The RNA shown here (transfer RNA) has 75 nucleotides and comes from Candidatus Jorgensenbacteria bacterium RIFCSPHIGHO2_02_FULL_45_20. Lineage of the source: Bacteria > Bacteria candidate phyla > Candidatus Joergenseniibacteriota. It matches the Rfam family "tRNA". Model confidence (mean pLDDT): 81 of 100.
[in-house]
RNA sequence: GCGCGCUUAGCUCAGUGGUAGAGCGACUGUUUUACACACAGUAGGCCGGGGGUUCAAUCCCCUCAGCGCGCACCA
Numbered sequence: 001g002c003g004c005g006c007u008u009a010g011c012u013c014a015g016u017g018g019u020a021g022a023g024c025g026a027c028u029g030u031u032u033u034a035c036a037c038a039c040a041g042u043a044g045g046c047c048g049g050g051g052g053u054u055c056a057a058u059c060c061c062c063u064c065a066g067c068g069c070g071c072a073c074c075a
Base pairs, nucleotide, nucleotide: 001071002070003069004068005067006066007065010024011023012022013021018055026042027041028040029039030038048064049063050062051061052060
């Protein structure tokens, strides 16, 4: 430098056009002498940045950034 993939909640990931979910974690309550477990509930993200298409974008297109893999170059 070229190609491919990925970027969504604190973490790991799902969702792939109609204003976002799970598991784990956190917090509160019940239970316990207490802790843990269990059960119930609560909070937490506008979906990496920008632009475009569309009535409507996390989802399609372009671009930038970051991460990963492969290839090339590296006298």